[in-house]
Context: one part of a larger RNA
RNA sequence: UUGGGUUUAAAGGGUGCGUAGGCGGAAGUGCAAGUCAGCGGUGAAAUCCCCGCGCUCAACGCGGGAGUUGCCGUUGAUACUGUACAUCUGGAAUGCUCUUGCCGUGGGAGGAAUGAGUAGUGUAGCGGUGAAAUGCAUAGAUAUUACUCAGAACACCGAUUGCGAAGGCAUCUCACGAAGGGGCGAUUGACGCUGAGGCCACGAAAGCGUGGGUAUCGAACAGGAUUAGAUACCCUGGUAGUCCACGCAGUAAACGAUGAUGGCCUACUGUCGGGCCUAGGGUUCCGCGGCCAGCGAAAGCGAUAAGCCAUCCACCUGGGGAGUACGACCGCAGGUUGAAACUC
Numbered sequence: 001u002u003g004g005g006u007u008u009a010a011a012g013g014g015u016g017c018g019u020a021g022g023c024g025g026a027a028g029u030g031c032a033a034g035u036c037a038g039c040g041g042u043g044a045a046a047u048c049c050c051c052g053c054g055c056u057c058a059a060c061g062c063g064g065g066a067g068u069u070g071c072c073g074u075u076g077a078u079a080c081u082g083u084a085c086a087u088c089u090g091g092a093a094u095g096c097u098c099u100u101g102c103c104g105u106g107g108g109a110g111g112a113a114u115g116a117g118u119a120g121u122g123u124a125g126c127g128g129u130g131a132a133a134u135g136c137a138u139a140g141a142u143a144u145u146a147c148u149c150a151g152a153a154c155a156c157c158g159a160u161u162g163c164g165a166a167g168g169c170a171u172c173u174c175a176c177g178a179a180g181g182g183g184c185g186a187u188u189g190a191c192g193c194u195g196a197g198g199c200c201a202c203g204a205a206a207g208c209g210u211g212g213g214u215a216u217c218g219a220a221c222a223g224g225a226u227u228a229g230a231u232a233c234c235c236u237g238g239u240a241g242u243c244c245a246c247g248c249a250g251u252a253a254a255c256g257a258u259g260a261u262g263g264c265c266u267a268c269u270g271u272c273g274g275g276c277c278u279a280g281g282g283u284u285c286c287g288c289g290g291c292c293a294g295c296g297a298a299a300g301c302g303a304u305a306a307g308c309c310a311u312c313c314a315c316c317u318g319g320g321g322a323g324u325a326c327g328a329c330c331g332c333a334g335g336u337u338g339a340a341a342c343u344c
Base pairs, nucleotide, nucleotide: 004316005315006314007299008298012313014202015201016200021194022193023192025088026087028085029084030083031082033081034080035077036076037075038074039073040072041071042070049065050064051063052062053061054060091191092188093187094186095184096183097182098181099180100179103177104176105175106174107173108172109171110154114150115149116148117147118146119145120144121143125136126135162169163168207248208247209246210245211244212243217241221237222236223235224234259312260311261310262309263308264307268290269289270288271287273285274284275283276282277281294301295300318344319343320342327337328336329335330334
């Protein structure tokens, strides 16, 4: 390379938009580039293969044939691909209408809890643990009542629930923005799918820069325990951080460990949302689940496929060395790309 693969054995890019490229619906006409056929030219000889002949045989040699799967020209064919023209509505999109949601951004509001402050009541403990101690407390703690303040997160509802491309999203409410689904079949008429590179955008947590904020929790750190030791697990404290604004970073078991899109395959069953009907039911569309056939090494998947097909992209090829070195690009840290020697 071919082949074979990518849920769990190596292997799906974190996600989207999208350029080039690849691929692309139905019926028709023209052309004939690809494609197919005939003919002509060329494709040197020797060699290889077949037939025959000559050296006593063979090797070797000679003659003839086939072959040389290619290229060029020419004449035709037109199913498929291509191309030009005109057409269609099933794909796609738009419109009208109904509807859905923890979808996003910004503003406003709320109660519980926690901590703190002030005042009152009240007195000797509180706290913590396996047991303790550090710690707090007669300068009045813990407990309890009232008022006030601060920051952060939103109990119940809550669910195999819902929404979002992914990351993710949950108190209530307002404004703005976006998206999905159903119905109609009005409009456009293939406008589609995928998507290298690159560019672009988004991207949990931790982290970084500047400024603010700091109630809780809490790396580091300190102390108390435990222990042979205990740089831990447990306890008392506690800085960064956790929160906000603006930048940077660009990684995760970024997982469904399952790329995107379209089609097909007789099921059965539950459910969120919408439509229709003869309505405690039936049917249909979209989503979320459970299970046949089939697939699979099995576990399992099972119309939301890991079943049967098609198109496009990404990726894999024994373990270690190593996601390392070098180079390049980006960055503050670091990230992306990414070997080999050697060894088993």
Predicted 3D model of a 344-nucleotide part of an RNA (small-subunit ribosomal RNA, central domain) from an uncultured bacterium. The prediction has a mean pLDDT of 84.